[in-house]
Predicted 3D model of a 265-nucleotide RNA (Bacterial large signal recognition particle RNA) from an Acidimicrobiia bacterium. It matches the Rfam family "Bacterial large signal recognition particle RNA". About the family: The signal recognition particle (SRP) is a universally conserved ribonucleoprotein involved in the co-translational targeting of proteins to membranes. For this family Rfam cites "SRPDB: Signal Recognition Particle Database" (Rosenblad et al., Nucleic Acids Res, 2003). The family's RNA type in Rfam is non-coding RNA gene.
RNA sequence: CCGUGCUAGGCGGGGAGUUAGCGGUUCCCUGUACCCCCAAUCCGCUUACGAGGGGCUGAAUUCCCGUCCGAGGUCCGAUACGCCGUGGUGUCGCGCUGCGGCCGAGACGUAGAUGGCCGGGUCCCGCGCAAGGAGACCCCGUGAACCGGGUCAGGUCCGGGAGGAAGCAGCCCUAAGCGGGCAAUCUCCUGUGCCGCGGGAGUGCCUGGCCUGAGUCGAGGUGCAGAAGGCGGCCGGGACGCAAGGAUCGACGGCGGGUGCACGG
Numbered sequence: 001c002c003g004u005g006c007u008a009g010g011c012g013g014g015g016a017g018u019u020a021g022c023g024g025u026u027c028c029c030u031g032u033a034c035c036c037c038c039a040a041u042c043c044g045c046u047u048a049c050g051a052g053g054g055g056c057u058g059a060a061u062u063c064c065c066g067u068c069c070g071a072g073g074u075c076c077g078a079u080a081c082g083c084c085g086u087g088g089u090g091u092c093g094c095g096c097u098g099c100g101g102c103c104g105a106g107a108c109g110u111a112g113a114u115g116g117c118c119g120g121g122u123c124c125c126g127c128g129c130a131a132g133g134a135g136a137c138c139c140c141g142u143g144a145a146c147c148g149g150g151u152c153a154g155g156u157c158c159g160g161g162a163g164g165a166a167g168c169a170g171c172c173c174u175a176a177g178c179g180g181g182c183a184a185u186c187u188c189c190u191g192u193g194c195c196g197c198g199g200g201a202g203u204g205c206c207u208g209g210c211c212u213g214a215g216u217c218g219a220g221g222u223g224c225a226g227a228a229g230g231c232g233g234c235c236g237g238g239a240c241g242c243a244a245g246g247a248u249c250g251a252c253g254g255c256g257g258g259u260g261c262a263c264g265g
Stems, first nucleotide, its partner, number of pairs: 001265006009057003012030005020046005034054003038050001063258006072249005081241002084238001086236004092232003096226004101222003106217003115211008123200006129193002131190006138181005148173004156165003
């Protein structure tokens, strides 16, 4: 150095979370890496690399160590800033209330403003009328194997006979019921009405009459006073998020180094 057979080792790793701590189950990253099975108020451990069973590979591309790179995670940054609740605050702005405050574009007004008095409507209650609907009455049709009526062929029964009795089917009729019609009448009902009568309420709106006789309304602006946490502002406290930069862990990958045994040639 070559061959054969073995052994240690390997067949994924990392971050977060959990834990006194380590590993696993959980979430995420890396990217391909044997199978079965167990585990969150959990499983196995105590300087650890999960426990049980099976399989493959095997001293190097694969195992071990160091170093570089760096996906990704965590922390600081953070009493700041953003955003959202919350408590307070009338010294501030908006909004609100009052003073029928003040100014006032414009509009209406002697063809009558304003004010006063008297009505009507709109609103409520009762009654009536009308309309609509339902029912009853009425009309038509239908309507009973037997337990409704009439007539009852045949047949049955009674009788010596004359004759008599009950009575199915058929036919006719009818009760309840069913179907249809329904002008008028009666009863009941109403999210009905340019309707009528009576009563009431009320001055918001519309409208009529009489008296009075010159103002009335008003977009908008503005002053004073007031209440209130409705919005903003301010003050206090809280949840969540967060840039540059920094710290830390660090997969994959690159580079360097290290690591057996037996036999044979």
A source record names the gene ffs.
The sequence is in RNAcentral, with records from ENA.
The model forms 92% of the base pairs in the Rfam consensus.